Predicted 3D model of a 75-nucleotide RNA (c-di-GMP-I riboswitch aptamer) from a Solirubrobacterales bacterium.
It was read from a public genome assembly, where an Rfam model found it.
Of the family's consensus pairs, 100% are formed in the model.
[in-house]
């Protein structure tokens, strides 16, 4: 520094679904909540799906890829 993620240990992260609150809306945020998750950390770069006052302009990073960072162990 590469590669792994069976087991431990400190933790961490939070789908449905229910509340409020913002948004035309897809959905964001807070609070319960607990399916999963070793990047379920973070960035709309490519791609795909999704909205909508549609030729624009958004949304999803828990759909794939990619680019920064990071925790324990093994090797």
């Nucleotide at each position: 520094g590469a590669c792994u993620g069976a087991a431990a240990a400190g933790g961490g992260c939070a789908a449905a679904c229910c509340c409020g609150u913002c948004g035309c809306g897809a959905g964001g945020c807070g609070g319960g909540g607990g399916c999963g998750c070793a990047a379920a950390g973070u960035c709309a770069g490519g791609g795909a799906u999704c909205u909508c006052a549609c030729c624009g302009a958004g949304a999803u990073a828990g759909c794939c890829c990619g680019g920064c960072c990071g925790c324990c162990a093994g090797c």